[in-house]
Formats: sequence, C1' cells, structure tokens
RNA sequence: AAUUUAUACAGAAGAGUGGAGAGAUUAGGCUCUGUGAAACUCUGACAACCUGCCCGCACGGGCAAGGUGCCAAUACCUAAAUCAAGGAAAAUCCUUGAUGAUUAUAAAUU
Repeated sequence: AAUUUAUACAGAAGAGUGGAGAGAUUAGGCUCUGUGAAACUCUGACAACCUGCCCGCACGGGCAAGGUGCCAAUACCUAAAUCAAGGAAAAUCCUUGAUGAUUAUAAAUU
C1' cells in the first nucleotide's frame, strides 16, 4: 500500500511548548478557536479490537498488565447511485427512510 472482516448516535482532559487556524478530502452549511487553533511533549482518563490473566475448557463474562485506538458536536450535517413510501397528470424534480459509496480504527492476509 492492497484485500477481507468487524465497528463507527455510547464513553473519556489537564498541563507545558506553540501562535492561527481547525472539524479527512472537494462543494455547501453549521460549529470550534487569542477565554489560545493545528502540531509536538508529559500526565491522566475512556474504550475493550489483538496479546495476556481470571471465572476449569468452549460459549459468555470479568481484569486492564502489554500492542493499537481514542478523549466538542452521529464519522458535526448534506452530497454519486439503487430501492421503498409520500408530493406532483407524467418526465424532470422535491421530502423522508433504508442500502450503498467515501473515510477512520482494529484484526487477519498478501
């Protein structure tokens, strides 16, 4: 990097450095931000995917030591396409929902 599988409306912040942006990308919206953005460091937490340990094994559950992850707002919201319902005489179109796409993370494989 690619593929596959699983998850994504729950949960969890302080300090130091820094000094203007940030919320993945593009567009639109909305929001956060000099009462200090991003980034880096330290500490702490959250979670429980993998390892480990425990409930004798499996299943299921627990712990949180190790490997990751994560700590504003649903992945902040909408967006291609398909399907369903409704609006509309019909097409186009509009609204809602589902799927999907994209993205992120974990694990496995190459």
Molecule: SAM riboswitch aptamer (S box leader)
Organism: Bacteroidales bacterium